[in-house]
Molecule: SAM riboswitch aptamer (S box leader)
Organism: Deltaproteobacteria bacterium
RNA sequence: UUCUUAUCCAGAGUGGCAGAGGGACUGGCCCGUUGAAGCCACAGCAACCGGUCGCGGCAUAAAGCGGCGAUGUCAGGUGCUAACUCCAGCAAGGCGAUGUAAAGGCCUUGUGAAGAUAAGAA
Numbered sequence: 001u002u003c004u005u006a007u008c009c010a011g012a013g014u015g016g017c018a019g020a021g022g023g024a025c026u027g028g029c030c031c032g033u034u035g036a037a038g039c040c041a042c043a044g045c046a047a048c049c050g051g052u053c054g055c056g057g058c059a060u061a062a063a064g065c066g067g068c069g070a071u072g073u074c075a076g077g078u079g080c081u082a083a084c085u086c087c088a089g090c091a092a093g094g095c096g097a098u099g100u101a102a103a104g105g106c107c108u109u110g111u112g113a114a115g116a117u118a119a120g121a122a
Base pairs, nucleotide, nucleotide: 001122002121003120004119005118006117007116008115013042014041015040016039017038021031022030023029025089026088027087028086043081044080045079048077049076050074051071052070053069054068055067057065058064085114090110091109092108093107094106095105
């Protein structure tokens, strides 16, 4: 970097350095000199992987391999700590529309796109 699978309406910030941007992209709408990005320290959230415990299954000479559940007082590996992934983007349906017609716009749904994170693979 690419592919596969799962999840994305919950949750969780202070201080120091720094000094103008940031929220992936586009359009909106926001955040920011009452201090953005980034870096550091400490704190926290969550529970994907791992660990531990329990139950049960397969299996072995010994081993070992899945499944389900519990656990963060579990010194592990990641991740995360404005706004639902901030909202929309694709498709379908509805409203608008008692309209010449249609669009902007608004709402709902989805196994959509894109993105993020984890685990695995190449």